RNA sequence: GAUAGAGGUUGCGUUUUUCAAGAGUAUCCUUUUUGAUGCGGCAGGGGCAGGGGACGAGAGGAAAAAGGGGAAUACGCCGAAAGAGGAGAUUUCCUGCAGGUCAAAUCUUGGGCAUACGGUUAAAAGCCGUGUGACUGUCAUUCGUUUUCGGAUGGGGCGCUAUC
Repeated sequence: GAUAGAGGUUGCGUUUUUCAAGAGUAUCCUUUUUGAUGCGGCAGGGGCAGGGGACGAGAGGAAAAAGGGGAAUACGCCGAAAGAGGAGAUUUCCUGCAGGUCAAAUCUUGGGCAUACGGUUAAAAGCCGUGUGACUGUCAUUCGUUUUCGGAUGGGGCGCUAUC
């Protein structure tokens, strides 16, 4: 340097189906009231709608979806993947600002679980970050031990094991 593997049956990620929730919410229609503005966060411009009633409020009727989550199936894998970061690209009627989506370089993290705080989210679900706790896997040092195995301390995946 190349190849092949291991950590767990709650390893990681993705697709499809289904379920709950989102939510009786957004939105639309009818009606009552009000009475001049309204049209995706702000500003300018343009266009459209509007006293044949805008916006708002009350009542009634109809009524979603996305992201995220549980379960099952299939597939790809073991820096699997996640986070920070944002060169660059893209999005809106146009422009500017702001925002959204994808995202390189670079940096961090062995893995899952529980928990506190913070963030995100409709959410006491879940996810993310930091801290703590025990568990687990691996290597190094060391002690005990018949090999096995067990204990203590410490490190990290550009690691560890096997073969060439």
Predicted 3D model of a 164-nucleotide RNA (Lysine riboswitch aptamer) from uncultured Acetatifactor sp.
It matches the Rfam family "Lysine riboswitch aptamer". From the family's description: Riboswitches are metabolite binding domains within certain messenger RNAs that serve as precision sensors for their corresponding targets.
The RNAcentral record of the sequence draws on MGnify.
Its mean pLDDT, the model's own confidence on a scale to 100, is 78.
Taxonomically the source falls in Acetatifactor (Bacteria, Bacillati, Clostridia, Lachnospirales).